[in-house]
């Protein structure tokens, strides 16, 4: 200094422009004498962050931030 790639709930990740999800964790309930296994129910997300293009953006597009790989 260049070029790729990745950034979504507490954690691991999904998400083909229009509903934000999943297992995993937490919290209540039923089951247990009691706990853990199972069941049902719930709580938690400025989709890293600025503009931008769309009737409409996790998603295209620019930047810019941090992390990781490769070049010099």
């Nucleotide at each position: 200094g260049g070029g790729c790639g990745a950034u979504u709930g507490g954690c691991u990740c999904a998400g083909c422009g229009g509903g934000a999800g999943a297992g995993c964790g937490c919290u209540g309930c039923c089951u247990u004498c009691a706990c853990a296994c199972g069941g049902c129910a719930g709580a938690g997300g400025u989709c890293a962050c600025u503009g931008g293009u769309u009737c409409g953006a996790u998603c295209c597009c620019a930047g810019u931030a941090u992390c990781g790989c490769c070049c010099a």

Model confidence (mean pLDDT): 83 of 100. Predicted 3D model of a 72-nucleotide RNA (transfer RNA) from a Nocardiopsaceae bacterium. It was read from a public genome assembly. It matches the Rfam family "tRNA". Rfam describes the family as follows. Transfer RNA (tRNA) molecules are approximately 80 nucleotides in length.